[in-house]
Molecule: RNase P RNA; transfer RNA
Organism: Meinhardsimonia xiamenensis
RNA sequence: GCGGCGGGCCGGAUGGCCGCUCCUGCCCCUUGUGGCAGGGGAGGAAAGUCCGGACUCCAGGAAGCAACGGCGCCGGGUAACGCCCGGCCGGGGAAACCCGAGGGAAAGCGCCACAGAGAAGAGACCGCUGUCGGCUGUCGCCGGCAGCAAGGGUGAAACGGUGGGGCAAGAGCCCACCGCGGGACGGGCAACCGGACCGGCACGGCAAGCCCCGCCGGGAGCAAUGCCGAAUAGGGACCUCAGAGGGCCUUCACGGGCCCGGGGAUGCUUCCUCCCAGAGGUCCGGGUUGGCAGCUAGAGCCUGCCGGUAACGGCAGGCCCAGAGGAAUGGCCAUCGAACCGCCUUCGGGCGGGGAACAGAAUCCGGCUUACAGGCCCGCCGCGCGC
RNA sequence: CGGGCUAUGGCGCAGUCUGGUUAGCGCGUCCGUCUGGGGGACGGAAGGUCGCAGGUUCAAAUCCUGCUAGCCCGA
Numbered sequence: 001g002c003g004g005c006g007g008g009c010c011g012g013a014u015g016g017c018c019g020c021u022c023c024u025g026c027c028c029c030u031u032g033u034g035g036c037a038g039g040g041g042a043g044g045a046a047a048g049u050c051c052g053g054a055c056u057c058c059a060g061g062a063a064g065c066a067a068c069g070g071c072g073c074c075g076g077g078u079a080a081c082g083c084c085c086g087g088c089c090g091g092g093g094a095a096a097c098c099c100g101a102g103g104g105a106a107a108g109c110g111c112c113a114c115a116g117a118g119a120a121g122a123g124a125c126c127g128c129u130g131u132c133g134g135c136u137g138u139c140g141c142c143g144g145c146a147g148c149a150a151g152g153g154u155g156a157a158a159c160g161g162u163g164g165g166g167c168a169a170g171a172g173c174c175c176a177c178c179g180c181g182g183g184a185c186g187g188g189c190a191a192c193c194g195g196a197c198c199g200g201c202a203c204g205g206c207a208a209g210c211c212c213c214g215c216c217g218g219g220a221g222c223a224a225u226g227c228c229g230a231a232u233a234g235g236g237a238c239c240u241c242a243g244a245g246g247g248c249c250u251u252c253a254c255g256g257g258c259c260c261g262g263g264g265a266u267g268c269u270u271c272c273u274c275c276c277a278g279a280g281g282u283c284c285g286g287g288u289u290g291g292c293a294g295c296u297a298g299a300g301c302c303u304g305c306c307g308g309u310a311a312c313g314g315c316a317g318g319c320c321c322a323g324a325g326g327a328a329u330g331g332c333c334a335u336c337g338a339a340c341c342g343c344c345u346u347c348g349g350g351c352g353g354g355g356a357a358c359a360g361a362a363u364c365c366g367g368c369u370u371a372c373a374g375g376c377c378c379g380c381c382g383c384g385c386g387c
Numbered sequence: 388c389g390g391g392c393u394a395u396g397g398c399g400c401a402g403u404c405u406g407g408u409u410a411g412c413g414c415g416u417c418c419g420u421c422u423g424g425g426g427g428a429c430g431g432a433a434g435g436u437c438g439c440a441g442g443u444u445c446a447a448a449u450c451c452u453g454c455u456a457g458c459c460c461g462a
Stems, first nucleotide, its partner, number of pairs: 001383010012336007020041008028032001043358001047369002050367005055221004059273007068217005073087005088102001089100004103212002108210002110206003125152002127148009160178006179201001180199003185194003225293004235284007245260006262276003300319008340353005388461007397414004407445001416432006438454005
């Protein structure tokens, strides 16, 4: 210098004028949806809503069973995860590095179309060999019987592969190597790796088909939920559950206590707490479509040190960083300006035009995925040249 | 904002759950015959990236994942 690989970050800038929203402070013969001043005001994805949580309601909690759904190499991280980190195995690449829904097919069921002789304890279609019979001058041909999975052919897949021996021809029939199965022992927390020795081969594929094994999961979602106000009706149809308990003690009585029994979400069962002695629910019709809370200080951000290979964790100091609610975050102007386009060029660049990607909060948080003009930084691999 | 569903010739739908190699049905379109012509009937034909991309599998409309578009429900 060229080519490639991985990681991180930014993603228009500055100023002026006019607005919008929230917070704080001050002001008022005006107390208001007021005025003034100061301050905050979109993103790395705010998106898809694909996972995991927080929170709220279905009374609260614990346990077991069943059904359904999800996940799936090993170890670690985390509030949790299907996420992240490190490793193992398999695949790709010359390398840096990248990709993998990566448990079980010797528990069982199911499927394997077409083609093909045969598709899962398979298979003689062509073929090879022996023998018998017939034909024939001979090579040979035809037929019967028996043997053979070596070759051809079909297929996505044909029941170990290559080479040698052996045989009538063949075949793990025998041998060597490879593959496969088992495996003493050694290494590793583990996945897994190495492996003396044994076995002549028994075990085709599909679990993103049912299923088995292990682990996890109750349902709904901030339009959840609670409160206030306004308006209308005190409507119509229907449903559910209980017991409108019993006994004992005490009291003159009211009342109180204990025990038994009933009910209380959305499979069933059990246990503990709590609640219930008129309450809950569905549909139709009518009305209202206002306000407040939930609502933003949080698994929060920045810096430094320490532990850890890392993800991450711990400690100390500092900071407050949108909270709108049919929904604010905008408009105009000026200067600078990347991409891109045109012309010129001494190939260094110059001049002119141009004018910024994807997008945009809606309860919040951790991830994943998808979209994205352009730019910056760091590390690594290979090749060439020079010293 | 949250939840659910759908996508297959021009139109309306099957097939997808349980994967199999010609992807069907009706209407419509085109050609021909019957008719003087139209309608109608009969016969025949054309027309499909199964919304898009990737994966699993020998094989995908069908199974899995990610996108795109449309529809419905909830105060």